[in-house]
RNA sequence: AGAGUAGAAAAUAUGCGUUAAGUGCCGAUGAAUGGGGUGUUGUCAUCGGACGAAGGGUAAUCCGCGGUAUAUUUUCGCAUCCGCU
Numbered sequence: 001a002g003a004g005u006a007g008a009a010a011a012u013a014u015g016c017g018u019u020a021a022g023u024g025c026c027g028a029u030g031a032a033u034g035g036g037g038u039g040u041u042g043u044c045a046u047c048g049g050a051c052g053a054a055g056g057g058u059a060a061u062c063c064g065c066g067g068u069a070u071a072u073u074u075u076c077g078c079a080u081c082c083g084c085u
Base pairs, nucleotide, nucleotide: 001085002084007076008075009074010073011072012071013070014069015068016066017065018064025049026048027047028046029045030044031043035082036081037080038079039078055063056062
């Protein structure tokens, strides 16, 4: 000097919901987090609480909507000590 994580953003695809879950917000508890140890921060899970929505159409099913889930690709990518190249 470089590689390597959890994650973040965008695009594409496949789904879920639209008879309202999911997402987001607050509190509590817990878990994992560059190869190892430690650790703040971020991330996730569970429980409780508050708030809240865009549907339309059909011969088949299609088009929307949701600060929606997953996968792939691209970009970015922990602190400290030790380690790897």
THF (Tetrahydrofolate) riboswitch aptamer from a pig gut metagenome, 85 nucleotides, folded computationally.